[in-house]
Background: This is a predicted structure of a 350-nucleotide part of an RNA (small-subunit ribosomal RNA, central domain) from uncultured Gloeobacter sp. Taxonomically the source falls in Gloeobacter (Bacteria, Cyanophyceae, Gloeobacterales, Gloeobacteraceae). Model confidence (mean pLDDT): 86 of 100. The full RNA is in RNAcentral, with records from ENA and SILVA.

Context: one part of a larger RNA
């Protein structure tokens, strides 16, 4: 390259929308591009196969014959596929009734707790650890009571609960606003699926500007501790950490497991909704669908373990893998204010 694979060995893009491309429900009906077929042309000697010949054989050399993938015209066939036309309603969407929920965005508001800071009351200590020191304290701490600032988190409820593509989302009320799910079958009539490029989100640290700055704490400083201690431990402590406006584009961004769609034994829970029994009502209980748990059958797996939320069992369609190291480095290219991303080697070694 043909393969063969991607939960842990290399190996699923952080996530989502979508361009081109790919691939696409049910029928009728046309067409005949793909497909099949059949006729003609052509498919250049040489070789190669067959059958004769010639050199003493052969190896070579000559003759004749058959074949030839593909092309091209040309006649047919219509089951798939494709084009074009006409229906459909199970996919897919609308629509009407309910419904859960820390989905998300602005506003405001709350108590608790911390720090500070003002008075009381109160004396010698306090705080810290293994063990201690540094440290704070008669200029009155620590501890307790009241006022009053300030910021930043929202205990219990909480839960292998919920939302949300994901990163992520947690007090309270309000405003806007995105999905989801249930039942109905009312209305469109394949309007799907997946997606190179592309866009648009995307924790944390970290840049730029402005505020803000309680606590907590990279760097720092000090006190231990040790042989040494640029560390673990203690005292301090300054970007950061919050807020607004813009970068930035990365995480073990994980379920280390792309997405879509069918189908293929069961138990045990749990949250939604809707329908049944029963009841005065409701929880409970049985049943449908959804989600989200644990256990297991077959199966699969190199074992672990996965098992209807598949790692079965098919079919589409993306990504990415190809010994270890060099190395996610140089170099070039493109994006960043930088840090640095992204793309992404070769020489050698083994």
């Nucleotide at each position: 390259u043909u393969g063969g694979g991607c939960g842990u060995a290399a190996a699923g893009a952080g996530u989502u929308c979508g361009u081109a491309g790919g691939c696409g429900g049910u029928u009728c009906g046309u067409u005949a591009a793909g497909u099949c077929u059949g006729a003609u042309g052509u498919u250049a000697a040489a070789g190669a196969u067959c059958g004769g010949g010639g050199c003493u054989c052969a190896a070579c050399c000559u003759c004749g014959a058959a074949g030839g993938u593909g092309c091209a015209u040309u006649g047919g066939a219509u089951a798939c596929u494709g084009g074009c036309g006409g229906a459909c309603u199970u996919g897919a969407g609308u629509g009407c009734a309910g419904u859960a929920g820390a989905g998300g965005c602005g506003a405001g508001u709350g108590g608790a707790a911390u720090u500070c800071u003002c008075a009381g009351u109160g004396u010698a200590g306090c705080g810290g650890u293994g063990a201690a020191a540094u440290g704070c304290g008669u200029a009155g701490a620590u501890a307790u009571u009241g006022g009053g600032a300030a910021g930043a988190a929202c205990a219990c409820c909480g839960g292998u609960g919920g939302c949300g593509c994901a990163g992520g989302c947690g007090a309270c009320u309000c405003g806007c606003u995105g999905a989801g799910c249930u039942g109905u079958a009312a209305c469109u009539g394949a309007c799907g699926c997946u997606g190179a490029g592309g866009a648009a989100c995307g924790a944390a640290a970290g840049c730029u500007a402005g505020g803000g700055g309680a606590g907590c704490a990279a760097a720092u400083g000090g006190g231990a501790u040790u042989a040494g201690a640029u560390a673990c431990c203690c005292c301090a402590g300054u970007a950061g950490u919050c807020c607004u406006a813009g970068c930035u584009g990365u995480a073990a961004a994980c379920g280390a497991u792309g997405g879509a769609u069918a189908c293929u034994a069961g138990g045990c829970g749990u949250a939604g909704c809707a329908g049944g029994u029963a009841u005065c009502g409701a929880c409970c209980c049985c049943u449908g669908c959804u989600g989200u748990g644990c256990c297991g059958u077959a199966g699969c797996u190199a074992a672990c373990g996965c098992g209807a939320u598949a790692a079965g069992u098919a079919u589409c369609c993306c990504g990415c893998c190809u010994g270890a190291g060099u190395a996610g480095u140089a170099c070039g290219g493109c994006c960043g204010c930088a840090a640095g991303g992204u793309u992404g080697a070769a020489a050698c070694u083994c």